Context: one part of a larger RNA
RNA sequence: CUGGGUGUAAAGGGCGUGUAGGCGGAGAUGCAAGUCAGAUGUGAAAUCCCCGGGCUUAACCCGGGAACUGCAUUUGAAACUGUAUCCCUUGAGUAUCGGAGAGGCAGGCGGAAUUCCUAGUGUAGCGGUGAAAUGCGUAGAUAUUAGGAGGAACACCAGUGGCGAAGGCGGCCUGCUGGACGACAACUGACGCUGAGGCGCGAAAGCGUGGGGAGCAAACAGGAUUCGUUACCCUGGUAGUCCACGCUGUAAACGAUGAAUAUUAGGUGUGGGGGGACUGACCCCUUCCGUGCCGCAGUUAACACAAUAAGUAUUCCACCUGGGGAGUACGACCGCAAGGUUGAAACUC
Numbered sequence: 001c002u003g004g005g006u007g008u009a010a011a012g013g014g015c016g017u018g019u020a021g022g023c024g025g026a027g028a029u030g031c032a033a034g035u036c037a038g039a040u041g042u043g044a045a046a047u048c049c050c051c052g053g054g055c056u057u058a059a060c061c062c063g064g065g066a067a068c069u070g071c072a073u074u075u076g077a078a079a080c081u082g083u084a085u086c087c088c089u090u091g092a093g094u095a096u097c098g099g100a101g102a103g104g105c106a107g108g109c110g111g112a113a114u115u116c117c118u119a120g121u122g123u124a125g126c127g128g129u130g131a132a133a134u135g136c137g138u139a140g141a142u143a144u145u146a147g148g149a150g151g152a153a154c155a156c157c158a159g160u161g162g163c164g165a166a167g168g169c170g171g172c173c174u175g176c177u178g179g180a181c182g183a184c185a186a187c188u189g190a191c192g193c194u195g196a197g198g199c200g201c202g203a204a205a206g207c208g209u210g211g212g213g214a215g216c217a218a219a220c221a222g223g224a225u226u227c228g229u230u231a232c233c234c235u236g237g238u239a240g241u242c243c244a245c246g247c248u249g250u251a252a253a254c255g256a257u258g259a260a261u262a263u264u265a266g267g268u269g270u271g272g273g274g275g276g277a278c279u280g281a282c283c284c285c286u287u288c289c290g291u292g293c294c295g296c297a298g299u300u301a302a303c304a305c306a307a308u309a310a311g312u313a314u315u316c317c318a319c320c321u322g323g324g325g326a327g328u329a330c331g332a333c334c335g336c337a338a339g340g341u342u343g344a345a346a347c348u349c
Stems, first nucleotide, its partner, number of pairs: 003321004007303002012317001014201004021194003025088001027086005033081002035077008049065006091191001092188003096183003103177007110154001115149007125136002162169002206247006215241002220236004258316006266294011298305002322349003331342004
């Protein structure tokens, strides 16, 4: 390399969009590039293979045959692929009607709680722990009542509930806006699938500029614990956490499971639609989409998966090929930096 693989052994890109490319539904007709058949030419000799022969044999040599699986020209075939034209509706999309949703962005509003400030009541403790101490408090704390300020997060509802491509999204109202689903079958007529590069999105932490800062809290300080502790525990506390704009581009970015299509026993919950039956919102029957559990066949090294497959098949992409060295060095590209992406070898077991 061929191959064999990628839930957990090495291996699915964090996610989308889409370029090139690869692959692609039913019917009719033409062409003949691929494909198939025939013919002709060529495919040097030697070598290889087969049958003979010559050196005492063998190696070696000689003769004949086959082969040289290829290429070119030409004559045909038309099933499949391709191509051209016409046509179809089931794939895909559009229209109409309908309901569901923490999908996104912006603006406004609300209550509970923490903290702080002011005032009242009130007096000696409060706080904290395994036990304490640091700390706060007679300059009146803690507790309690009233008023005010400010920031952040939205109890209950809440649910293997919902929505989103993923990251993720949860108080209420308004505006703008994306997607999915059901019904119907009016329209287009294969317009599809995947997708190297590219482009965009992308938790937390971090970075830049300017705001904001209640609580929490890396760093830091103190008190404990301990033989000792740069910790666990306690009292404080700065970046940060929040907002706007820009950057970073990584995560156990996980279902550790790429996307799409078709197909293959059942049972039972739950979310959103439709149809039937019924006096009926219920219950029941049925159907589509989602989300869970159990389970047969099958698969699997086992665990397990099992119509949301890790079964059976097809298409396209990504990735793996013993451990360490190492996601390191060097180079290149990106970044303000931190660093990221790509990514070896010597050596060693």
This is a predicted structure of a 349-nucleotide part of an RNA (small-subunit ribosomal RNA, central domain) from an uncultured bacterium. It matches the Rfam family "Bacterial small subunit ribosomal RNA". Its family is annotated with ribosome and structural constituent of ribosome in the Gene Ontology. The full RNA is in RNAcentral, with records from ENA and SILVA.